[in-house]
RNA sequence: UGCAGGGGGCAGAGGGUCGCGCCUGUAUGGCGAGGAAAGUCCGGGCUCCAGAGGGCAGGGUGCCACCUAACAGGUGGGCGCCGUAAGGCGACGGACAGGGCCACAGAAACAAGACAGCCGAUGGGAGGCAAUGCCUCCACAGGCUAAGGUGAAACCGUGGGGUAAGAGCCCACGACGUAGCAGGGCAACCUGCUACGUGGUAACCCCCACCCGGAGCAAGGCCAGACAGGGACCGGCUGGCCCGGCCAAAGGUCCCGGGUAGGCCGCUUGAGGUAGAGAAGAAAUUCUCUACCCAGAUAAAUGACCCUCCUCGACAGAACCCGGCUUAUAGCCCCCUGCAAACA
RNA sequence: GCGCCCGUAGCUCAACAGGAUAGAGCAGUGGAUUUCUAAUCCACUGGUUGGGGGUUCGAGUCCCUCCGGGCGCG
Numbered sequence: 001u002g003c004a005g006g007g008g009g010c011a012g013a014g015g016g017u018c019g020c021g022c023c024u025g026u027a028u029g030g031c032g033a034g035g036a037a038a039g040u041c042c043g044g045g046c047u048c049c050a051g052a053g054g055g056c057a058g059g060g061u062g063c064c065a066c067c068u069a070a071c072a073g074g075u076g077g078g079c080g081c082c083g084u085a086a087g088g089c090g091a092c093g094g095a096c097a098g099g100g101c102c103a104c105a106g107a108a109a110c111a112a113g114a115c116a117g118c119c120g121a122u123g124g125g126a127g128g129c130a131a132u133g134c135c136u137c138c139a140c141a142g143g144c145u146a147a148g149g150u151g152a153a154a155c156c157g158u159g160g161g162g163u164a165a166g167a168g169c170c171c172a173c174g175a176c177g178u179a180g181c182a183g184g185g186c187a188a189c190c191u192g193c194u195a196c197g198u199g200g201u202a203a204c205c206c207c208c209a210c211c212c213g214g215a216g217c218a219a220g221g222c223c224a225g226a227c228a229g230g231g232a233c234c235g236g237c238u239g240g241c242c243c244g245g246c247c248a249a250a251g252g253u254c255c256c257g258g259g260u261a262g263g264c265c266g267c268u269u270g271a272g273g274u275a276g277a278g279a280a281g282a283a284a285u286u287c288u289c290u291a292c293c294c295a296g297a298u299a300a301a302u303g304a305c306c307c308u309c310c311u312c313g314a315c316a317g318a319a320c321c322c323g324g325c326u327u328a329u330a331g332c333c334c335c336c337u338g339c340a341a342a343c344a
Numbered sequence: 345g346c347g348c349c350c351g352u353a354g355c356u357c358a359a360c361a362g363g364a365u366a367g368a369g370c371a372g373u374g375g376a377u378u379u380c381u382a383a384u385c386c387a388c389u390g391g392u393u394g395g396g397g398g399u400u401c402g403a404g405u406c407c408c409u410c411c412g413g414g415c416g417c418g
Stems, first nucleotide, its partner, number of pairs: 001340010012309007020032004024027001034315001038326002041324005046216004053243004058212005063077005078092001079090004093207002098205002100201003117144003124138006156174006175198010220265004229256006236246002273292008345417007354370004363401001372388005394410005
């Protein structure tokens, strides 16, 4: 200098004039949209269901340890794959509990198979030599599956021995799995030795371990207002089924018809946020102290104009709140790391 | 706010529930037949299965995410 990897931050700023919403101690007062406010994919806080008990079904997660209120999140580690590397990805328990599936091609796709091929003693046929024995060829019974072909995958791989020809048949080395022992580690797991074994697929059904009552702020309460009833049916208790418990009428459903439909709470002080300091920890994070209070609308509040600066502005507006995930996104800044080349 | 369904040729729909070439009708094009047209017959064209990623030997189908449409409750 170029290319690349990882992390963090900002999200136009300042001033003036008029105009909005909330609060209060009513003053020349204070405050007023985001990193995603979005999607509604997860987890909770909170509220209600008399109580929220048990079970089945159903659903979720899936290596280990820790963090957290909790999580499918975060941090660190293990294993596998990708990358020269910094690093990245993982939907990461089980195929020996059982079942299903593996098209086409191929002989054969789970204990399946012989297309082509190799061997073929004895016996049969032909020929040669000649020493009543040997050699060559053909075919059958029989044996084999190593090499070759097909395929994503062919009964673990390579080398040697052995054999008529071959085969874990035997040996050596190696890969993977299971078990035992020894060492390291909290653990997942790693290393070594011994023994046994050797299709894939569980984002197919399933088995195993752990977790889950339901509904949701349009939840749920308070006040006010207006009433005009008539008829039929059921038997209940917040996803389905069952048991227990409560209630013997507690409580509901449908049709016709009439009247009213406003206000307040929930509603913003939070498992907080920002800034600073200290301690513990490898880190996520936890604890202590100091300072500050930071939107609460409800037909829905921040708009218009002027001046200056600048990176010349993208994606885009809270509706109970918080911790995450995913998606959209102009431009700029900071820190750490890897590779390549050149120079000194 | 909550629950469910759909997206395939220009149009309307299929696709042994994961098997290799995604099909049928209508429409369109060409030809045959006819004095000419319609009908009829023959042939042909037309597809990134809404977009992207993943699992698998293989995905329209299974999983995740994004975009669009519809229905129900409140």
Molecule: RNase P RNA; transfer RNA
Organism: candidate division WOR-3 bacterium